[in-house]
RNA sequence: GACAGGCGGUGAGGCGAUCGCCGGCGGAGUCAUCCGCGGGAGGAAAGUCCGGGCUUCACCUGAGCAGGCGCUGGAUAACAUCCAGUCGGGGCGACCCGAAGGACAGUGCCACAGAGAACAGACCGCCGGCCCACGGGCCGGUAAGGGUGAAACGGUGCGGUAAGAGCGCACCGGGUUCCCGGUGACGGGAACCGCAUGGUAAACCCCGCCCGAAGCAAGACAGACAGAGUUCCGGCGCUCAGGCCACAUGGAGCUCUGGUAGUCGCUCGAGCGCUCCGGCAACGGGGCGCCUAGAUGAAUGAUCGCCGCCCGCCCUCAGGGGGCGGGAACAGAACCCGGCUUACGGCCGCGUGUCCCGG
Numbered sequence: 001g002a003c004a005g006g007c008g009g010u011g012a013g014g015c016g017a018u019c020g021c022c023g024g025c026g027g028a029g030u031c032a033u034c035c036g037c038g039g040g041a042g043g044a045a046a047g048u049c050c051g052g053g054c055u056u057c058a059c060c061u062g063a064g065c066a067g068g069c070g071c072u073g074g075a076u077a078a079c080a081u082c083c084a085g086u087c088g089g090g091g092c093g094a095c096c097c098g099a100a101g102g103a104c105a106g107u108g109c110c111a112c113a114g115a116g117a118a119c120a121g122a123c124c125g126c127c128g129g130c131c132c133a134c135g136g137g138c139c140g141g142u143a144a145g146g147g148u149g150a151a152a153c154g155g156u157g158c159g160g161u162a163a164g165a166g167c168g169c170a171c172c173g174g175g176u177u178c179c180c181g182g183u184g185a186c187g188g189g190a191a192c193c194g195c196a197u198g199g200u201a202a203a204c205c206c207c208g209c210c211c212g213a214a215g216c217a218a219g220a221c222a223g224a225c226a227g228a229g230u231u232c233c234g235g236c237g238c239u240c241a242g243g244c245c246a247c248a249u250g251g252a253g254c255u256c257u258g259g260u261a262g263u264c265g266c267u268c269g270a271g272c273g274c275u276c277c278g279g280c281a282a283c284g285g286g287g288c289g290c291c292u293a294g295a296u297g298a299a300u301g302a303u304c305g306c307c308g309c310c311c312g313c314c315c316u317c318a319g320g321g322g323g324c325g326g327g328a329a330c331a332g333a334a335c336c337c338g339g340c341u342u343a344c345g346g347c348c349g350c351g352u353g354u355c356c357c358g359g
Base pairs, nucleotide, nucleotide: 001355002354003353004352006350007349008348009347010346013307014306015305016304017303018302019301021040022039024037025036026035027034028033042330046341047340049339050338051337052336053335054215055214056213057212067210068209069208070207071085072084073083074082075081086100087098088097089096090095101206102205106204107203108200109199110198123146124145125142126141127140128139129138130137131136154172155171156170157169158168159167173195174193175192176191177190178189179188180187181186219264220263221262225258226257227256228255229254230253231252232251233250237244238243239242271290272289273288274287275286276285277284278283309327310326311325312324313323314322315321316320
């Protein structure tokens, strides 16, 4: 220098002017409104895929069904997340990827091709014997070689044999037992066993763990309104002049039930910044400081000026400077958090690998 790969930060930039929108505080007011001050989208606010807080309902406890999760240790309110590791796979490497328990508990499936797909099998071939019309045929042995397939009942080599075969041996792989290291997943080693049963569990299933349901249109208060009860008035009525209430239509008050508008829920919270301590880290703890959108047809905008950023071309060309043209993404809160996934023009910082060049 080129190309890779990792981690972190930032992201319609800054300043000013004018006109608007939403909500907060303060003030004035003739209660219509006006004035002033300060605040106003994101790293993903998105998809709504997980997990929790919160709310209402249900609920003695436990188990079961259904569903989810599944290497180990840790973190956390919790998780399918994160951190540190293990094993397997990929890459020369930095590094990346993995829902990664169990296949002698049981059942099922293994397409096509192929002779044969699970305790299998002989198409070509190899070897032996017999026959022959010399092309070959029949019987037997074999599974080393060829062929099929995603997968062919351990692999390589030597010996052995008619040809072969764990038939014998060495190494590798596998199994059993033991030792050592590690919290553990697991790793290293020794002895023995000739090798004994392929794959598939995002097939049923088995084992272990988790789990009540619905969701802010949750829900709470509650004008209007509707219904019910009760008291009083009033009076149809009844008595017959003074009253009565098992009495119509109605008026007023109170209580209760439902409930629209409205108000609350609503933004101070597993919060943010700096710093110290513990920890490899995720994270936890302490100190100091800060308040940072709350709309509900749903605000957070528009215009102008100057400066800045990126790309291309041209001029000058040592560094550098100047001019012209173009670009600036994905997207937008709606109860709140922690994650995952997806989208995104660019810019910045830190450290890493491979190759090349120069000293």

Model confidence (mean pLDDT): 77 of 100. Predicted 3D model of a 359-nucleotide RNA (Bacterial RNase P class A) from Deltaproteobacteria bacterium HGW-Deltaproteobacteria-17.